The part of an RNA shown here (large-subunit ribosomal RNA, domain I) has 596 nucleotides and comes from Streptomyces fildesensis. It was read from a public genome assembly. The coordinates come from a structure-prediction model, not an experiment, and the mean pLDDT is 82.
[in-house]
Context: one part of a larger RNA
RNA sequence: GGCGCACGGUGGAUGCCUUGGCACCAGGAACCGAUGAAGGACGCGAGAGGCCGCGAUAGGCCCCGGGGAGCUGUCAACUGAGCUGUGAUCCGGGGGUGUCCGAAUGGGGAAACCCGGCAGUCGUCAUGGGCUGUCACCCAUACCUGAACACAUAGGGUAUGUGGAGGGAACGCGGGGAAGUGAAACAUCUCAGUACCCGCAGGAAGAGAAAACAACCGUGAUUCCGGGAGUAGUGGCGAGCGAAACCGGAUGAGGCCAAACCGUAUGCGUGUGAUACCCGGCAGGGGUUGCGUAUGCGGGGUUGUGGGAUCGCACUUCAGCAGUCUGCCGACUGUUGGGCGAGUCAGAAACCGUAUGGAUAGGCGAAGGACAUGCGAAAGGUCCGGCGUAGAGGGUAAGACCCCCGUAGCUGAAAUCUGUACGGCUUGCUUGUGCGACACCCAAGUAGCACGGGGCCCGAGAAAUCCCGUGUGAAUCUGGCGGGACCACCCGCUAAGCCUAAAUAUUCCCUGGUGACCGAUAGCGGAUAGUACCGUGAGGGAAUGGUGAAAAGUACCGCGGGAGCGGAGUGAAAUAGUACCUGAAACCGUGUGCCU
Numbered sequence: 001g002g003c004g005c006a007c008g009g010u011g012g013a014u015g016c017c018u019u020g021g022c023a024c025c026a027g028g029a030a031c032c033g034a035u036g037a038a039g040g041a042c043g044c045g046a047g048a049g050g051c052c053g054c055g056a057u058a059g060g061c062c063c064c065g066g067g068g069a070g071c072u073g074u075c076a077a078c079u080g081a082g083c084u085g086u087g088a089u090c091c092g093g094g095g096g097u098g099u100c101c102g103a104a105u106g107g108g109g110a111a112a113c114c115c116g117g118c119a120g121u122c123g124u125c126a127u128g129g130g131c132u133g134u135c136a137c138c139c140a141u142a143c144c145u146g147a148a149c150a151c152a153u154a155g156g157g158u159a160u161g162u163g164g165a166g167g168g169a170a171c172g173c174g175g176g177g178a179a180g181u182g183a184a185a186c187a188u189c190u191c192a193g194u195a196c197c198c199g200c201a202g203g204a205a206g207a208g209a210a211a212a213c214a215a216c217c218g219u220g221a222u223u224c225c226g227g228g229a230g231u232a233g234u235g236g237c238g239a240g241c242g243a244a245a246c247c248g249g250a251u252g253a254g255g256c257c258a259a260a261c262c263g264u265a266u267g268c269g270u271g272u273g274a275u276a277c278c279c280g281g282c283a284g285g286g287g288u289u290g291c292g293u294a295u296g297c298g299g300g301g302u303u304g305u306g307g308g309a310u311c312g313c314a315c316u317u318c319a320g321c322a323g324u325c326u327g328c329c330g331a332c333u334g335u336u337g338g339g340c341g342a343g344u345c346a347g348a349a350a351c352c353g354u355a356u357g358g359a360u361a362g363g364c365g366a367a368g369g370a371c372a373u374g375c376g377a378a379a380g381g382u383c384c385g386g387c388g389u390a391g392a393g394g395g396u397a398a399g400a401c402c403c404c405c406g407u408a409g410c411u412g413a414a415a416u417c418u419g420u421a422c423g424g425c426u427u428g429c430u431u432g433u434g435c436g437a438c439a440c441c442c443a444a445g446u447a448g449c450a451c452g453g454g455g456c457c458c459g460a461g462a463a464a465u466c467c468c469g470u471g472u473g474a475a476u477c478u479g480g481c482g483g484g485a486c487c488a489c490c491c492g493c494u495a496a497g498c499c500u501a502a503a504u505a506u507u508c509c510c511u512g513g514u515g516a517c518c519g520a521u522a523g524c525g526g527a528u529a530g531u532a533c534c535g536u537g538a539g540g541g542a543a544u545g546g547u548g549a550a551a552a553g554u555a556c557c558g559c560g561g562g563a564g565c566g567g568a569g570u571g572a573a574a575u576a577g578u579a580c581c582u583g584a585a586a587c588c589g590u591g592u593g594c595c596u
Base pairs, nucleotide, nucleotide: 001595002594003593004592005591006590007589008588009587015581016546017545020518021517022515023514024513025512026511027510028509029507030506031167032166039101040100041099042055043054044053046079047078049075050074051073052059061095062094063093064092065091066090070083071082072081106115107114108113116135117134118133119132120131121130122129137164138163139161140160141159142158143157144156145155171202172200173199174198175197176196182189186236212219213218223250224249225248226247227246233241234240254499255498256497261299262298263297264296265295266294267293268292269291270290274288276289277286278285279330280329281328282327283326284325304477306442307441308440310437311436312435313434314433315432318337319336320335321334322333323332324331338430339429340428341427342426343425351424352423353422354421355420356419357418358417359416360415362411363410364409368384369383370382371381385402386401387391393405394404395403448472449471450470451469452468453467454466458484479494480493481492482491483490533540534539553580556567557566558565559564
């Protein structure tokens, strides 16, 4: 030195464990904010710091409930000083306080700072000063004022507003919009209208009541799912992309306007003195009340077997009162009552009561002992019992239905929130229908067309349909649009206005539950940390779990400067001693055997 054997060191694998994660299910919630949010800075404790809590009323204040013996959060002990059956600590509901920054909003600003005005109040002899309130901008409404320029308008100002502003994980709609890639290169194409940026909204959003499909039969708003179907198509006919009708399901809902016409108000224009007008008829009376046009408001009206307006006729469901210059008759309008509906989840919109559920604290809650074992501990074993609408689960010195917390079941709310039902309440209708006439209306810089684009399964193609830009530019039902160029016939539907639950998407968040999910190099990055640390910054971003049943965490003695070690003691165990469960391997030793 090598190879063995034994015993150690180092190291932290493995096993076991779990405070933490992951995924999913059900229910709830789906918003917070100028009444100052989200997020922070700085403070507040008897005692230094971190976390949590709180805000100069600062580990807390008040009220109402629950609860019932201890309490003064945690890391994390120790000491001190206190509170508490006159009910503390603790849990829930409501309220109060809430520094400074932050949309940040009196002005400024290098966030958490600086400097003001006004009103009230406090202080000072007075000035400086303190406290409370208030003072940004935009929009809307009302009013005041008011240029160039006479009226006016612009502009300025005041008041009012549960008005806006900012934040938020995903889902939604809209405006912009890549490239790596694939095509085995690459340019059309693809990736993909994806990622990303911006705007806006809701608890969902968007879409939605046919100018739809279909095919000579018919369906009857939209949305979502399963088929149709990787089909028809499209495509350097490459790579790829990729429908619809229809069928089966989920859900289920339909409404309101514009216009014609009538009335009314205002502005402008116009005109006549009676053959206008004042509801119609007759008579009387009035005297610009008229007519045209524009706008606002009220009525009317809403459809494709076309609908409506106007006029006439016929039928028909109310009563009282008032009005339309006067009288009579009729008609119309308004109002009240009755009758018939509807409703706050669209089309208008609040609140209250009763009943009954739910949420935010809780409460009651059955039944076991003995013996032995275990180097400690019984819940494991044996014996004899019990409960069960409870034998889910967790804890307790090993494995507990009957020890503890719970579990099944039953039960509970002063206060706040919320669901459902009914009533109050609110609100609509009270005329509608049919026939005929008439040809007044039926959404215009629109539809269409040309050119240029986009989007549709559809890449310009024979390219319809849909949307946008530039230009041009109709018709009103004997009107228009569509049915894949275009034309005819036939069929379908009525554009250029609006609203609309549900079925669908998502989960930052709350509660409960589940797992052939992980178990500390795993599982979230994170057993807590966006910390330590790195970076000028945007940003990047860790690691570290386990003594024991209980600290009983080794009094005391010895050696040593100490670290540490030897005794002694604790403990079941100390090669369980806080470098702590188990303690593999690499690696390093000590002793010993053999070989050299």